[in-house]
Source information
A computed fold for a 395-nucleotide RNA from a Propionibacteriaceae bacterium, annotated as Bacterial RNase P class A. It is recorded under the gene name rnpB. The sequence is in RNAcentral, with records from ENA. Its Rfam family is "Bacterial RNase P class A". The family's RNA type in Rfam is ribozyme.

RNA sequence: CGAGUCGGCCGGGCGGUCGCGGUCGUGGGUUCCCACGGCUGAGGAAAGUCCGGACUCCGAAGAGCACGGUGGUGGGUAACGCCCACCCGGGGUGACCCGCGGGACAGUGCCACAGAGAAGAGACCGCCUGGACGCCUCGGCGGACCAGGUAAGGGUGAAACGGUGGUGUAAGAGACCACCAGCGCCCCAGGUGACUGGGGCGGCUCGGUAAACCCCACCGGGAGCAAGACCAAAAGGACGCCGGCUCGCCCGGGGUCUGCGGGAACGUCCGAGGGCUGCUCGCCCGAGUUCCCGGGUAGGUCGCACCAGGCCGACGGCAACGUCGGUCGCAGAUGGAUGAUCGCCGGCCAUCGCGAGAUGGCGCACAGGAUCCGGCUUACAGGCCGGCUCGUUCC
Numbered sequence: 001c002g003a004g005u006c007g008g009c010c011g012g013g014c015g016g017u018c019g020c021g022g023u024c025g026u027g028g029g030u031u032c033c034c035a036c037g038g039c040u041g042a043g044g045a046a047a048g049u050c051c052g053g054a055c056u057c058c059g060a061a062g063a064g065c066a067c068g069g070u071g072g073u074g075g076g077u078a079a080c081g082c083c084c085a086c087c088c089g090g091g092g093u094g095a096c097c098c099g100c101g102g103g104a105c106a107g108u109g110c111c112a113c114a115g116a117g118a119a120g121a122g123a124c125c126g127c128c129u130g131g132a133c134g135c136c137u138c139g140g141c142g143g144a145c146c147a148g149g150u151a152a153g154g155g156u157g158a159a160a161c162g163g164u165g166g167u168g169u170a171a172g173a174g175a176c177c178a179c180c181a182g183c184g185c186c187c188c189a190g191g192u193g194a195c196u197g198g199g200g201c202g203g204c205u206c207g208g209u210a211a212a213c214c215c216c217a218c219c220g221g222g223a224g225c226a227a228g229a230c231c232a233a234a235a236g237g238a239c240g241c242c243g244g245c246u247c248g249c250c251c252g253g254g255g256u257c258u259g260c261g262g263g264a265a266c267g268u269c270c271g272a273g274g275g276c277u278g279c280u281c282g283c284c285c286g287a288g289u290u291c292c293c294g295g296g297u298a299g300g301u302c303g304c305a306c307c308a309g310g311c312c313g314a315c316g317g318c319a320a321c322g323u324c325g326g327u328c329g330c331a332g333a334u335g336g337a338u339g340a341u342c343g344c345c346g347g348c349c350a351u352c353g354c355g356a357g358a359u360g361g362c363g364c365a366c367a368g369g370a371u372c373c374g375g376c377u378u379a380c381a382g383g384c385c386g387g388c389u390c391g392u393u394c395c
Base pairs, nucleotide, nucleotide: 001391002390003389004388005387006386007385008384009383010382012345013344014343015342016341017340018339020041021040022039023038024037025036026035027034028033043366047377048376050375051374052373053372054371055224056223057222058221062281063280064279065278067220068219069218070217071216072086073085074084075083076082087101088099089098090097091096102215103214107213108212109209110208111207124154125153126150127149128148129147130146131145133142134141135140162180163179164178165177166176167175181205183202184201185200186199187198188197189196190195228302229301230300231299236258237257238256239255241253242252243251244250260294261293262292263291264290265289266288273285274284275283307329309328310327311326312325313324314323315322316321346364347362348361349360350359351358352357
């Protein structure tokens, strides 16, 4: 210099004017508004809502079955299907990448097409023996036929029931032998472990598929901030909408929620009904429960913003991460705020120019909280930094 691989980070900046949400202060004002001022106001993914938790309620939540999930080993963590390190298998010259990575001698099922045969298999061609038949120089020979043997050779297939060489045989075959591969068991050494290295024995050999049923181990109670708590009053309370005007905290109309009213059925220990939400058992609560009508999906406040929190440093650890110290305070809407516009700089695109640059265009990637947190996945204009590998050249 070229090619590649892995990881981290940023993702417009400054200022003016107008406007919006939250909060604090001051002032005004008939408790809920107004004015002014200060501070503050989206993301690396706020997204998909796919996992895991916190929190809340259901009975502080029992047993068995069913169902669902996870699946090499060891760590990390509040927890996880996440992260780190390692093992095994596969790919790459290498850095590195990929693995939906328990069990196929517990059992069952399936293996398209092709093929004779697809799992304790299989004679299609071939090879060998015998017979029949034919020919004949009577020694034999033989395409087609019949019976049998044979898994060496051919052919089909993703896969054909170990491989190579030899012995053996009518031809053959782990039938037997040597070596190799694989499987099972035992021993030694290393490692926390997955596993690795070495040695011995055995029968000679046993296909694949569990994102097929299934088996094994471990985990899982359910619903979710519309969780849940509080508020006032009892034909009452709260909050929107429409219209009107004498404009105000007014008047009228209509709506929603809560509470309420009316009726029916069953029941109050011979107990309705309910609690765990698929089933069974066990246990518990229990005086109200269910349905219909007036009568029709959402009043206000809290929950709700301080945290498994961010940053910096030291120490421990290969790392994920942990411990200690210091420091910072960081959105809380609900009709759902975070916007609009202008100037300068930056960026991108087009044209011109050898070039420095000039001119014109573009507000300029993906996208936006809604109980919170840890992950994963997906989207993303443009840009910055670092580790490592291979090749080439020069010193």